[in-house]
Context: one part of a larger RNA
RNA sequence: UGACGGGGGCCCGCACAAGCGGUGGAGCAUGUGGCUUAAUUCGAGGCAACGCGAAGAACCUUACCUAGAUUUGACAUAUACCGGACCGGUGUAGAAAUACACUUUCCCGCAAGGGUCGGUAUACAGGUGCUGCAUGGCUGUCGUCAGCUCGUGCCGUGAGGUGUUCGGUUAAGUCCGGCAACGAGCGCAACCCGUGUCAUUAGUUACCAUCAGGCAAUGCUGGGGACUCUAAUGAGACUGCCUGUGUUAAGCAGGAGGAAGGCGCGGAUGACGUCAAGUCCGUAUGGCCUUUAUAUUUAGGGCUGCACACGUGCUACAAUGGCUGGUACAGAGGGAAGCAAGAUCGCGAGAUGGAGCUGAUCCGUAAAGCCAGCCUUAGUUCAGAUUGCAGUCUGCAACUCGACUGCAUGAAGCCGGAAUCGCUAGUAAAGGCGUAUCAGCUACGACGCCUUGACUACGUUCCCGGGCCUUGUACA
Numbered sequence: 001u002g003a004c005g006g007g008g009g010c011c012c013g014c015a016c017a018a019g020c021g022g023u024g025g026a027g028c029a030u031g032u033g034g035c036u037u038a039a040u041u042c043g044a045g046g047c048a049a050c051g052c053g054a055a056g057a058a059c060c061u062u063a064c065c066u067a068g069a070u071u072u073g074a075c076a077u078a079u080a081c082c083g084g085a086c087c088g089g090u091g092u093a094g095a096a097a098u099a100c101a102c103u104u105u106c107c108c109g110c111a112a113g114g115g116u117c118g119g120u121a122u123a124c125a126g127g128u129g130c131u132g133c134a135u136g137g138c139u140g141u142c143g144u145c146a147g148c149u150c151g152u153g154c155c156g157u158g159a160g161g162u163g164u165u166c167g168g169u170u171a172a173g174u175c176c177g178g179c180a181a182c183g184a185g186c187g188c189a190a191c192c193c194g195u196g197u198c199a200u201u202a203g204u205u206a207c208c209a210u211c212a213g214g215c216a217a218u219g220c221u222g223g224g225g226a227c228u229c230u231a232a233u234g235a236g237a238c239u240g241c242c243u244g245u246g247u248u249a250a251g252c253a254g255g256a257g258g259a260a261g262g263c264g265c266g267g268a269u270g271a272c273g274u275c276a277a278g279u280c281c282g283u284a285u286g287g288c289c290u291u292u293a294u295a296u297u298u299a300g301g302g303c304u305g306c307a308c309a310c311g312u313g314c315u316a317c318a319a320u321g322g323c324u325g326g327u328a329c330a331g332a333g334g335g336a337a338g339c340a341a342g343a344u345c346g347c348g349a350g351a352u353g354g355a356g357c358u359g360a361u362c363c364g365u366a367a368a369g370c371c372a373g374c375c376u377u378a379g380u381u382c383a384g385a386u387u388g389c390a391g392u393c394u395g396c397a398a399c400u401c402g403a404c405u406g407c408a409u410g411a412a413g414c415c416g417g418a419a420u421c422g423c424u425a426g427u428a429a430a431g432g433c434g435u436a437u438c439a440g441c442u443a444c445g446a447c448g449c450c451u452u453g454a455c456u457a458c459g460u461u462c463c464c465g466g467g468c469c470u471u472g473u474a475c476a
Base pairs, nucleotide, nucleotide: 001476002475003473004472005471007470008469009468010467011466012465013464015460016459019423020422021421022420023419026315027314028313029312030311031310032309033308034306035305042053043052064301065300066299067298068297069296070295073124077123078122079121080120081119082118083117084116088103089102090101091100092099093098106115107114108113126290127289129288130287131286135284137279138278139277140275142273147186148185149184150183151182152181153162154161155160166177167176168175192267193266194265195264197235198234199233200232201231202230203229207224208223211222212221213220238261241255242254243253244252245251317416321375322374323373324372325371326370327369334363335362338357339356343352344351345350382413387408388407389406390405391404392403393402429452430451431450432449433448434447435446
């Protein structure tokens, strides 16, 4: 100087408390361990691995296994020699890859030669092989915590200190005051994006107040530029004003006006560093290893195996509910190898067919909700696992191993031990909708969107993590 203390002081955080909803019990989905296996490819391992890499494992992917093949190679560059085409088509063998046979057939240039392709040979290619403890880059984490430093000066023999401590204050090393310090940098804040109010400009595909026309009905039509909205530019919030308090300060408490009030709310933004944290399987890259194989290719299998254990979720155990009928209201996003209306067929998944749409124009039922009726506490008209049969769709192909539909079947489960998680407002909880990946899908995942919409916070004694000062130390 740090680090640590079941030392002290001050302070903060859904850290506790106060509450609401879960997990831990059941069934299923998914990841992991273990076991099994020819293989069940590899990585990730307290928080910070375990619905993680994977925003899509039937083949492919694919790295694993078994079997069959190739060796200048699936891919790149160069040189030399040979050939004239290469591609394609037919046949035989085969699981295919491929091998063999037959067939077809070049361009520029007078020529030499060149282009292009194939073969032979050599340099070389190739490696998801090892090392993340050789690395770059990127990322997680402490933590959006308020810290981390420098120049000059001063103090100290020196390590180092001071500044950065102290009194207030703040979300903040934020600001004020004081001070052997005076300044500065990286962080904080602001500048950026979204959202909440208003104005101006602009009105099509959006809108419809006024005027007119028309319909079974509808901004449907003329028209309008008011309103909503769209999307650009501005305004607006600054403790600016008032009162109190404070050191006459920084600020704090209350009030006015205001759409919004003291960081308005949300996002992006992550200092010096820590964990030899993670990644050589995204890519790059040193070294090592391999080179008729650890490379390449094909078929089939595996990654989906199942006495078991754990994590993360979904669905439930019902009446604030289930079923049936009727009826209302979104936002964001996507659409041409695409989204697909009306119509017809089918109980349905879906099929036929195809208007419109390269889309503020066309496409797509929001659901909880509300209004009626039935059920009456029961393993039930709860719950839906499992299984049988019959089908639909995608795709060369659904056996291993896809999703969905109909009929039948109707398991566990009556609110969950010890323990443990999330959340402070348009939040929790509940409800549906969309997108990426994608032929299809294991999505109950991830990322977004809107609808309905709460309870509680006395407080900081205690648990956890963190910041500052101080103290002790046999630690560095």
Overview:
This is a predicted structure of a 476-nucleotide part of an RNA (small-subunit ribosomal RNA, 3' major domain) from a metagenome. The prediction has a mean pLDDT of 83. RNAcentral holds the full RNA, with entries from SILVA.